The part of an RNA shown here (large-subunit ribosomal RNA, domain IV) has 329 nucleotides and comes from Dysgonomonas sp.
Its mean pLDDT, the model's own confidence on a scale to 100, is 87.
Its Rfam family is "Bacterial large subunit ribosomal RNA".
RNAcentral holds the full RNA, with entries from ENA.
Context: one part of a larger RNA
RNA sequence: UCACAGUUAAGGAAUUAGGCAAAAUGACCCUGUAACUUCGGGAUAAAGGGUGCCGUCAGCAAUGGCGGUCGCAGAGAAUAGGAGAAGGCAACUGUUUAACAAAAACACAUGGCUGUGCAAAUUCGAAAGAAGACGUAUACAGCCUGACACCUGCCCGGUGCUGGAAGGUUAAGAGGAGAUGUCAUCCGCAAGGAGAAGCAUUGAAUUGAAGCCCCAGUAAACGGCGGCCGUAACUAUAACGGUCCUAAGGUAGCGAAAUUCCUUGUCGGGUAAGUUCCGACCUGCACGAAUGGUGUAAUGAUCUUCUCACUGUCUCAACUGUGAUCUCG
Numbered sequence: 001u002c003a004c005a006g007u008u009a010a011g012g013a014a015u016u017a018g019g020c021a022a023a024a025u026g027a028c029c030c031u032g033u034a035a036c037u038u039c040g041g042g043a044u045a046a047a048g049g050g051u052g053c054c055g056u057c058a059g060c061a062a063u064g065g066c067g068g069u070c071g072c073a074g075a076g077a078a079u080a081g082g083a084g085a086a087g088g089c090a091a092c093u094g095u096u097u098a099a100c101a102a103a104a105a106c107a108c109a110u111g112g113c114u115g116u117g118c119a120a121a122u123u124c125g126a127a128a129g130a131a132g133a134c135g136u137a138u139a140c141a142g143c144c145u146g147a148c149a150c151c152u153g154c155c156c157g158g159u160g161c162u163g164g165a166a167g168g169u170u171a172a173g174a175g176g177a178g179a180u181g182u183c184a185u186c187c188g189c190a191a192g193g194a195g196a197a198g199c200a201u202u203g204a205a206u207u208g209a210a211g212c213c214c215c216a217g218u219a220a221a222c223g224g225c226g227g228c229c230g231u232a233a234c235u236a237u238a239a240c241g242g243u244c245c246u247a248a249g250g251u252a253g254c255g256a257a258a259u260u261c262c263u264u265g266u267c268g269g270g271u272a273a274g275u276u277c278c279g280a281c282c283u284g285c286a287c288g289a290a291u292g293g294u295g296u297a298a299u300g301a302u303c304u305u306c307u308c309a310c311u312g313u314c315u316c317a318a319c320u321g322u323g324a325u326c327u328c329g
Base pairs, nucleotide, nucleotide: 001324002323003322004321005320006319007318008317010315011314014313019310027051028050029049030048031047036041038147052069053068054067055066056065057064058063070074082308083307084306085305086304087303088302089300090299094106095105111144112143113142114141115140116139122131123130124129148295149294150293151292153225154224155223158222159221160218161217162216163215164214167213168212169211173207174206178202179201180200181199182198185194186193187192226244227243228242229241230240253287254284265281266280267279268278269277
C1' cells in the first nucleotide's frame, strides 16, 4: 500500500449523476391498522407492547393467571421485511438479447377486421405427398389491439382491397385485302421488259381474355384531419362575420407530456437555496382516439421526486484482526 473482515466521539447524505455501498429492519404472540378499491384487496399497512428463570394456582396437556427473582442485554449465538408519501410506463403471473441491455420491449386474457363450406383457406414440396386435422365457421389461417371502466369523431380525393360490366385500350391466336421473290409463257435484233398457276417471304381490315382506364363500396384497410382578414361602450380577447382552398379540415379527452424547439415557459407547492419533482395554465415548434384516447385498484430486481429510520457515503479520518505486497535470510 492492497484485499477481506470489524469498531468508532460529534454530526447524519453535508457524499454522489444517483443513499452506489454499508447500516438499520427482521422470528413468534398480543393490540392496532389510512387513503384508495375491480370489495378480492391495500395489509406483516402504519404504529405500539411482550418473550429468561423460580414458585404457586387452573388445566390431561399445550398454555394461561398471580407472586417472586437475575443480568447491560431473555427470538441472549446463527438464520429471518427497512418503512412511508407521490408521479410516469406497463393491467396482472410470465418471456427476452446463452457471455455488456430484464425493460416502458415480447407475450397475454379481451376486442376487432379479413380469408376459408372441406379434396377448406393457408403453408412446405419439382411432384407424389404432408401439415392444417383424424379438426369443420363457438373451427382454422392472416393482420392489428392489448385486463377492466368510459369511449373510439370527420375524410373513400390518393394507394390498397372488394364488387361491376356499358364504353375505351389491349397479347398470342384466328383472319387474309394487298405487296415482294421465283417462274411456264409472251413482247423485243439485242439490252431488257411484262408475267398465269404453284412455291416462298411478308401482310391491311376484321375478330380476340384478364388487366388498365372507367363506375361504385370499403378507414379497428395504408393513410389524412387548413389559411388569411375584420368584429363587443377602457383595454384585451373574439361567441360572430367575410374570403380562399380542401377528400375532409382534429370531435371527446389529454396537454411544456417517455411528445414543448424557444425553455430553467408562467403561476402555485415542496427547499434557506429546486435546469429535476408535484399541481395548474394552454402560446400543442411537432398530442389525439384499436399505428387506440383518457382514467385506473392490484402487481413491478421498472424509471422519477420527496420524507422517516439508519448509518464511515461524507465533514475527516483513526484503530483492530487475517492474508498479501515489501525487506532480510